Small-subunit ribosomal RNA, 5' domain from an uncultured bacterium, 530 nucleotides, folded computationally. The full RNA is in RNAcentral, with records from ENA. The coordinates come from a structure-prediction model, not an experiment, and the mean pLDDT is 83.
[in-house]
Context: one part of a larger RNA
RNA sequence: GGACGAACGCUGGUGGCGUGCUUAACACAUGCAAGUCGAACGAUGAAAGCGGGAGCUUGCUUCUGCUGGAUUAGUGGCGAACGGGUGAGUAACACGUGAGCAAUCUGCCCCGAACUCUGGGAUAAGCGUUGGAAACGACGUCUAAUACCGGAUACGACGCGCGAAGGCAUCUUCUGCGCGUGGAAAGAAUUUCGGUUCGGGAUGAGCUCGCGGCCUAUCAGCUAGUUGGUGAGGCAAUGGCUCACCAAGGCGACGACGGGUAGCCGGCCUGAGAGGGUGACCGGCCACACUGGGACUGAGACACGGCCCAGACUCCUACGGGAGGCAGCAGUGGGGAAUAUUGCACAAUGGGCGCAAGCCUGAUCCAGCCAUGCCGCGUGUGUGAAGAAGGCCUUCGGGUUGUAAAGCACUUUAAGUUGGGAGGAAGGUUCUCUGGCUAAUAUCCAGGGGAAUUGACGUUACCAACAGAAUAAGCACCGGCUAAUUCCGUGCCAGCAGCCGCGGUAAUACGGAAGGUGCGAGCGUUAAUC
Repeated sequence: GGACGAACGCUGGUGGCGUGCUUAACACAUGCAAGUCGAACGAUGAAAGCGGGAGCUUGCUUCUGCUGGAUUAGUGGCGAACGGGUGAGUAACACGUGAGCAAUCUGCCCCGAACUCUGGGAUAAGCGUUGGAAACGACGUCUAAUACCGGAUACGACGCGCGAAGGCAUCUUCUGCGCGUGGAAAGAAUUUCGGUUCGGGAUGAGCUCGCGGCCUAUCAGCUAGUUGGUGAGGCAAUGGCUCACCAAGGCGACGACGGGUAGCCGGCCUGAGAGGGUGACCGGCCACACUGGGACUGAGACACGGCCCAGACUCCUACGGGAGGCAGCAGUGGGGAAUAUUGCACAAUGGGCGCAAGCCUGAUCCAGCCAUGCCGCGUGUGUGAAGAAGGCCUUCGGGUUGUAAAGCACUUUAAGUUGGGAGGAAGGUUCUCUGGCUAAUAUCCAGGGGAAUUGACGUUACCAACAGAAUAAGCACCGGCUAAUUCCGUGCCAGCAGCCGCGGUAAUACGGAAGGUGCGAGCGUUAAUC
């Protein structure tokens, strides 16, 4: 000198864009953060319309029948493995980079091919009885499906045999053939949306290897599933991954093993570079979700807002038994030098579900707080010498503060008040036209046109008008390094100090004042870093 997720002291006008628990992966009150589909299903059956009856205030109330379908507890599907948080653990194929998998899987999506046949038994909801303080159940009975289970068919799969190709051989491969085992489907509302199987793609994931990046030798030897083989089990898949048997190997001064520390990277800071430091924000990967363990479901988890067990802690209880997990967004206590609102909206972007309308979304978009950082603007402009008064210094002549102020003439940025006012809006709805589908002028699909609409931010940005200098300057330093000096006080005291060093009676170094220098809504100090 630079830089900072900073803090502290003094001070503080305004706007834009960023950032904001670095400490206790400490404990958490409350609210919200993952739902959706009635075009899978049985039920439920609102408004409204039409008809009939009754009461009468003759157009209202009520009863009833038909239509109608709002609504949703349950079954079922998809999602909940994404998105969001944190950095505890991890020195490891965790990460980075480059290869490989003839050793693999992949829901939704895209392309191509074929099919979507035929039966069955349950069960929730409901109803009835009943247990429990509650959480939550138990028994009986009834019913549906795109829920569940058979049968048929099927190129794929597996096994055996034959054949062909490759190979010295063990054997490997399949474009072939035969036999056996065994394996699919689902409808809804005609178009359209689905369902099943196979082949390919895309995306995502899994596994293997080369190389690379911390400290410590005051850690020198480490290792029995250990190293390899055969066989088996297991897995989507290779493999001591696991097991039985056999062999005795494997690693190590090119640092094994142990200990300490640590998420890794793109990057960021600094530096002429080489290098050094660092890994907040943003992006990629990994790991974790009260602590430890386990599996279930599923295309995908060994699953933050799922389940089971154990533990610690907290809460409820009728003492029999139950409930919970903010390292999601806010917020609270605690710790700390220190870090924000229990805000608005789904309008946009994106995600889940749905044919869609739409619903959900603390992702996200915005707003609030904080000079925490960077950037912009302002706190007036011109004129004005009697060089006013006052202050300070003085050699007492004067000098300086100083065009500074006052005065005079102007301007109105920003803040303030009033009015106007984009863009972020694409879509979706409805009407209509054309084309397609079709038996069809229903409906649906594609395209064009018209109409009324959809904005949290928002009193938006921006523009115009109004009034008046009006509302807006501090902080550090002045011995040298280092720009800027005098007086008074103090008297090795009080104190200063980054280094050298100042202070013991004339201190440019302490404290105050006047003046000056530097930066300026900031200025200094401290910590850590180049």